[in-house]
RNA sequence: AGAGUUUGAUCCUGGCUCAGAUUGAACGCUGGCGGUACGCUUAACACAUGCAAGUCGAACGGCAGCGGGGGAGAGGCAACUCUCCUGCCGGCGAGUGGCGGACGGGUGAGUAAUGCGUAGGGACCUGCCCUAAAGUGGGGGAUAACCCGAGGAAACUCGGGCUAACACCGCAUACUAUUCGGAAGAAGAAAACUGCCCGCGAGGGUGGUGCUUUAGGAGGGGCCUACGUUGGAUUAGCUAGUUGGUAAGGUAAUGGCUUACCAAGGCGACGAUCCAUAGCUGGUCUGAGAGGACGGACAGCCACACUGGGACUGAGAUACGGCCCAGACUCCUACGGGAGGCAGCAGUGGGGAAUCUUGGACAAUGGGGGAACCCUGAUCCAGCGAUACCGCGUGUGUGAAGAAGGCCUGAGGGUUGUAAAGCACUUUCGGUGGGGAAGAAAGCCACUCAUUGAAUAAAUGAGUGAGAUGACGGUACCUACAAAAGAAGCACCGGCUAACUCUGUGCCAGCAGCCGCGGUAAGACAGAGGGUGCAAGCGUUAAUCGGAGUGACUGGGCGUAAAGGGCGCGUAGGCGGUUUGUCAGGUGGGGUGUGAAAACUUUGGGCUUAACCUAGAGAUGUCAUCCUAAACGGACAAACUUGAGUCUGGCAGAGGUAAGCGGAAUUUCCGGUGUAGCGGUGAAAUGCGUAGAGAUCGGAAGGAACACCAGUGGCGAAGGCGGCUUACUGGGCUAAGACAGACGCUGAAGCGCGAAAGCGUGGGGAGCAAACAGGAUUAGAUACCCUGGUAGUCCACGCUGUAAACGAUGAGAACUAGCUGUUGGAACGGGAGACCGUUUUAGUAGCGCAGCUAACGCGAUAAGUUCUCCGCCUGGGGAGUACGGUCGCAAGACUAAAACUCAAAGGAAUUGACGGGGGCCCGCACAAGCGGUGGAGCAUGUGGUUUAAUUCGAUGCAACGCGAAAAACCUUACCUACUCUAGACGGACAUCGAAGUCUCUUGAGAGAGAGACGUGCCUGAAAGGGAACGAUGUGUCAGGUGCUGCAUGGCUGUCGUCAGCUCGUGUUGUGAGAUGUUGGGUUAAGUCCCGAAACGAGCGCAACCCUUAUCCUUAGUUGCCAACAGGUUAAGCUGGGAACUCUAAGGAGACUGCCGGUGGUGAACCGGAGGAAGGCGGGGACGACGUCAAGUCAUCAUGGCCUUUAUGAGUAGGGCGACACACGUGCUACAAUGGGUGUUACAAAGGGAAGCGAACCUGCGAAGGGGAGCGGAUCUCAUAAAGCACUCGUAGUCCGGAUUGAAGUCUGCAACUUGACUUCAUGAAGCUGGAAUCGCUAGUAAUCGCAAAUCAGCAUGUUGCGGUGAAUACGUUCUCGGGCCUUGUACACACCGCCCGUCACACCAUGGGAGUGAGUGGUACCAGAAGGCAGUGGAAUAACCUUCGGGAGUUUGCUGACCACGGUAUGAUUCAUGACUGGGGUGAAGUCGUAACAAGGGA
Repeated sequence: AGAGUUUGAUCCUGGCUCAGAUUGAACGCUGGCGGUACGCUUAACACAUGCAAGUCGAACGGCAGCGGGGGAGAGGCAACUCUCCUGCCGGCGAGUGGCGGACGGGUGAGUAAUGCGUAGGGACCUGCCCUAAAGUGGGGGAUAACCCGAGGAAACUCGGGCUAACACCGCAUACUAUUCGGAAGAAGAAAACUGCCCGCGAGGGUGGUGCUUUAGGAGGGGCCUACGUUGGAUUAGCUAGUUGGUAAGGUAAUGGCUUACCAAGGCGACGAUCCAUAGCUGGUCUGAGAGGACGGACAGCCACACUGGGACUGAGAUACGGCCCAGACUCCUACGGGAGGCAGCAGUGGGGAAUCUUGGACAAUGGGGGAACCCUGAUCCAGCGAUACCGCGUGUGUGAAGAAGGCCUGAGGGUUGUAAAGCACUUUCGGUGGGGAAGAAAGCCACUCAUUGAAUAAAUGAGUGAGAUGACGGUACCUACAAAAGAAGCACCGGCUAACUCUGUGCCAGCAGCCGCGGUAAGACAGAGGGUGCAAGCGUUAAUCGGAGUGACUGGGCGUAAAGGGCGCGUAGGCGGUUUGUCAGGUGGGGUGUGAAAACUUUGGGCUUAACCUAGAGAUGUCAUCCUAAACGGACAAACUUGAGUCUGGCAGAGGUAAGCGGAAUUUCCGGUGUAGCGGUGAAAUGCGUAGAGAUCGGAAGGAACACCAGUGGCGAAGGCGGCUUACUGGGCUAAGACAGACGCUGAAGCGCGAAAGCGUGGGGAGCAAACAGGAUUAGAUACCCUGGUAGUCCACGCUGUAAACGAUGAGAACUAGCUGUUGGAACGGGAGACCGUUUUAGUAGCGCAGCUAACGCGAUAAGUUCUCCGCCUGGGGAGUACGGUCGCAAGACUAAAACUCAAAGGAAUUGACGGGGGCCCGCACAAGCGGUGGAGCAUGUGGUUUAAUUCGAUGCAACGCGAAAAACCUUACCUACUCUAGACGGACAUCGAAGUCUCUUGAGAGAGAGACGUGCCUGAAAGGGAACGAUGUGUCAGGUGCUGCAUGGCUGUCGUCAGCUCGUGUUGUGAGAUGUUGGGUUAAGUCCCGAAACGAGCGCAACCCUUAUCCUUAGUUGCCAACAGGUUAAGCUGGGAACUCUAAGGAGACUGCCGGUGGUGAACCGGAGGAAGGCGGGGACGACGUCAAGUCAUCAUGGCCUUUAUGAGUAGGGCGACACACGUGCUACAAUGGGUGUUACAAAGGGAAGCGAACCUGCGAAGGGGAGCGGAUCUCAUAAAGCACUCGUAGUCCGGAUUGAAGUCUGCAACUUGACUUCAUGAAGCUGGAAUCGCUAGUAAUCGCAAAUCAGCAUGUUGCGGUGAAUACGUUCUCGGGCCUUGUACACACCGCCCGUCACACCAUGGGAGUGAGUGGUACCAGAAGGCAGUGGAAUAACCUUCGGGAGUUUGCUGACCACGGUAUGAUUCAUGACUGGGGUGAAGUCGUAACAAGGGA
């Protein structure tokens, strides 16, 4: 410090998620030791049991229990024991009394201020403690304990009797001090106990501890003030003791704290009141900081003690382990009554994901009580818990045969891995034995000294000495011994994020923090091996901060991403021009006080280190107070003129309101002319019209709107404003001077204006026109189009208050290059004028520099640079919705959430693709032509159907005479039946035999069985061995046309022979990208030229290759024959020739080279010459980057899966040939450009040995016989056919030939299923083919035949060959396909895209809902325990007073007001629940349409 995630990619906006630190944690797996901390966050739920507050005998009466002494008695005297008496002593239960139980300990329910924090204030109290002063005299009456009696189950209570005090009550004294009082003066206290000394005693002296009064202090507490202290305005008004005053009461004290009276105040937008939540702080966690979150342990304060109320006592309480009352709960009970309060320490139950021992000790530190001492669950320790932090260990060195095993493998090896084993060494921790601190020195005791004192008392201080005191604990620590011996796990390994392979699984099981993995090769699931990280822990979950600049003070934004209020006026508030002076509240500087300790930072110190502990320093504030400065801001005072304003003169204008007027047009009505249509549309129809429309002329009525002018012109704050005139009226601009003197800007709340539609009342109504009706369109058409048509549109008065109310850009001010247009002014100059130019000013537009911006763009009219103020935003959806409130007649408006859900939603730009967008161009694409298909019959392929099987594949173009260049058997993969199982085929080993040939039996055959013949080649003398082949056996295995073309290679189709597809460097852009490749021309072409931030290059195009067209050279056999000669009926037949044709080798030729024109002196195009050929001469081969998961696992190869007496192999027969039907491709026809017959010409290119097969003979013929010649320019297939002549004469024919019968030929083991051909006979449909559709631009179409491959045989198919040989192309509007540029896009799986809404189903949360239940607080009323207060004076009564009657005082009773619990009524509010219901969200798939995205087909 960042990273992942929106996209095909990019930049931005923006959310979600992750890496870090932390915790009083919990859960899972695992677990050696120690130190230091911490440990019910939930039920302030209920609690068994024990303990947690007592102490003092030096306050008191005493003596129950214990010990001692004394006395008496008994046991036999003693010793010893027992009994009784005696408070005499040590002491002490219970009791009286004093002090303490208000501290310490717990908890956080309540509390948003009676609290807390910080800083202050003055009207107070204060036990014990300290300092100081004074006093402590003299009396009295009771009462508990105890005894007696009584009641009660108990708790406890009552009556009688005795007794003490430092208990209680008077009296005396009290100057100062206290209270009252102006003063004089008056009132008001007390308690003793104990040590020592003297003394017989009485008594005296002297200390100590107390007590009383008073003053002061310390510490503690009460009260008051300011500031700070959570969220909600969908809580806006609250308040009657309320605010103040006077008087009184009350309190320790101020005060409405309380009461009476008087006044009507007080609080609140700087957030009162109400609701919700919450103890506050020092601090803790995080963070660079500012902040944010939290308040567990420790420390300070507060509050509470079963719930609510109340007082008493006391210095202090409205009292955790006190009291009274009420309530709930629990327990005891003899049913009459009683007892209790763990939020003390342990502990129990319960709740919960979850939190410990019913331990030891007062040794230390503290607390209570005079001391000693006692008490102390405070505390100190121990126990439990990896809960956290810190430290240590689980060995160290060596050790390659790189062991075994595991895992992987390309089979070689790699890895685990120096890891282990082995060898050597060490012993921390743990174990056992031994030793062994510090925490403990005070107090106490004895003595000495000093101070004080009369003192050797006592006290205080110092010192010496002695004996003691340890829960932890025989702990820390030290040491000896033994043995590597007892001690490693957890998570992860797709990216973020360090770490990779195998196996299993097969969108299953599962994973997942986000993105996302899993559908047969998963580094993402599960296991394993290996690795990475941390380590006595590791992960997960929860939570906080961070990252998040994602609420922005530091430190964000608002044209299009979320976000400027529709516009103005204006209140509060905020901000504010120039100069001078004063003040000093803001501000700056300095001093002082305070900011507890702990914590934090730092410097030291102590535990072996660290955590931890400890000493010092630092730091900590919007704090308080004092001094000081006066620049800035503020206040006050005085002035100024530039901001703002006023006056005067001019100017422009659809600015506003009202009244009046005008013409054109539409419509309606009246009248004239006139006749059959009008109107409307893509085309129609509805509609109007012979009752006279439409058209046309004249007249009338009425309403609304104002053509031209008219303009990125004007005016207005915005909405908005358009004929003319008048009246009233607002604002702006301009020129010059004067006045006045900051009067200003912005603007929550508030007020006003505010298009259209809509609402109310009353008018008006020509045209237009929601709704509605009809006609069309359509699958439907509640629409688009047409004919009508009502609200409305218009006016007046009211309401509504919203718009894409937009410049999607708040208002004001200042500053910052230019250029151009235009509107309104002013000044100057020119011009006769129209007008022109320059300068300036106020608007309004177009470019553009700097700058800004994510980009687009903005750019003096800023979206630039700054200042002031307001409004608004914080992921998408839910939702501008629900509820609540306000407004409205209603419609609705304003304000405005949450649950839930998603990982995106979005902006700008880029490249593609697409468009029922645009431009340019091309192609037999259309058009122009010729001939077909679609109709018939047949052939062939396909679908479908059928079948035991009709094997399989190919399926728009780009499957369908395709794989198949030949299915009778074979092929053959299919079916049926019969057979085989190391196999039909390959390789290895062993044994045997050469191989092989023939015969017989059986069987459909495969097969099964029997027999006979036979010995080769190489080597060797021989025996033998070897090669090849065959048979049997063994066992690694063979085999598969089984699956997956969506695992693949190879090959192929297609766009498309279309002209495209890219790269390097440079430039440009934040970037994806762009440029180049676009543009102007040109071409068949990204072909070439020019221009140009591009310059070059590659794959494609073209050319190079083959063929064809012309010529030349060479060569002439099997080809040729002009001249010469021979020769035949004829014939290159022969001699010969080498000219020609031809053959097949090599060359030439064509390049826009030449001329003219056009063009830019270009590329190129047009025309011409020459030429066999002319602008690519014709044809072929050749197919860029890529697309279609295109085709093929059945050509072949191949991963994986499946099969192995079968999905393999053999055999026979059948099937692939079926047949209601549908489609494709063809053949033959329908006839006269023809059929038949006859005669006779002219090719090219091919094939031929298991072959082509001549002559000749036979047959009507297919063919048969025959066997010359030929491995071919020689022989042969092999007569080419259209052509020509004659005939037929428009007919189902002399057309057409299907079908069928009979007889044959040929091939072949075999023509039944199922071959081809011949002859005779038969003679079907068909008379040119609907919608639709195909091919072709020249030697082409059309037409005619020939050959070949396959092949025993089988050709209408396919591939080639030549013969004859046309027509048409104006042109690019349209159809299809393609190329380039441009435009829009919500598409990128790319339009076969995307996507909306209803409905149906499931689930989820939520609103309404007759209501129902629970809680909370308010108001009114009833009621009223305990209690103090007030009243009363019924009852009782020791001290004191008394005149002896009584009084004072106290207790009790009664009454009153107050008041807790409780009750009634009422409305408010929160939560839960509710038949039914509303919308919303999500969901694999469904229904209906197609609204949006392209001009989305109606922008």